Source information:
This is a predicted structure of a 103-nucleotide RNA (SAM riboswitch aptamer (S box leader)) from Clostridium pasteurianum BC1. RNAcentral holds the sequence, with entries from Rfam and Ribocentre. The organism belongs to Clostridium pasteurianum, within Bacteria. Of the family's consensus pairs, 97% are formed in the model. The same sequence occurs in records of 2 taxa. Rfam family: SAM riboswitch aptamer (S box leader). Rfam links the family to the GO term regulation of gene expression.
[in-house]
RNA sequence: CUCUUAUCAAGAGAGGUGGAGGGAUAGGCCCAAUGAAACCCAGCAACAGUCAGCAAUAGCUGAAAAUGUGCUAAUUCCUACAGUAUUUUCUGAGAGAUAAGAG
Numbered sequence: 001c002u003c004u005u006a007u008c009a010a011g012a013g014a015g016g017u018g019g020a021g022g023g024a025u026a027g028g029c030c031c032a033a034u035g036a037a038a039c040c041c042a043g044c045a046a047c048a049g050u051c052a053g054c055a056a057u058a059g060c061u062g063a064a065a066a067u068g069u070g071c072u073a074a075u076u077c078c079u080a081c082a083g084u085a086u087u088u089u090c091u092g093a094g095a096g097a098u099a100a101g102a103g
Base pairs, nucleotide, nucleotide: 001103002102003101004100005099006098007097008096013041015040016039017038021031022030023029025080026079027078028077042072043071044070047068048067050063051062052061053060054059076095081092082091083090
């Protein structure tokens, strides 16, 4: 980088360093010197892993949070395509993100 599977309406910082940018892309709309990104610390969740029970297996249920990741403004901030509805909607796909596995 590509493919497969699962999830994406919940949750989580008046902390320190840092200094101007950030929210994937485009358009919008926002956040930011009452301090962005990044790093540290803290926290949230529970995908893998761990433990217990059930099951022939695949797997299902539950527990904990020491480990590998992830996450901590706004539904994945909204829309991007199709159908539906026709001011305002809803559904699905696509795109993206994350985890696990395969190449």